[in-house]
Molecule: transfer RNA
Organism: Candidatus Bathyarchaeota archaeon
RNA sequence: GGGCCGGUAGUCCAGUGGUUAAGAUACCACCCUUACGAGGUGGGGAUCGUGGGUUCGAUUCCCACCCGGCCCA
Numbered sequence: 001g002g003g004c005c006g007g008u009a010g011u012c013c014a015g016u017g018g019u020u021a022a023g024a025u026a027c028c029a030c031c032c033u034u035a036c037g038a039g040g041u042g043g044g045g046a047u048c049g050u051g052g053g054u055u056c057g058a059u060u061c062c063c064a065c066c067c068g069g070c071c072c073a
Stems, first nucleotide, its partner, number of pairs: 001072007010025003018056001027043005049065005
């Protein structure tokens, strides 16, 4: 330098044009327990990597760039 894959909550990830962006774990509150842990119920937390473009509408499609991984040279 070229090709491919990925970037979504503290962490791990699902979703792939139209709803309240789902789940696990962590965190907080309550229940349970002599207490802790485990378990149960509920709650808050995401400018969907950045900037443009297409569209009535973009996390999703297109372009450029940034970051990470793999392969080729």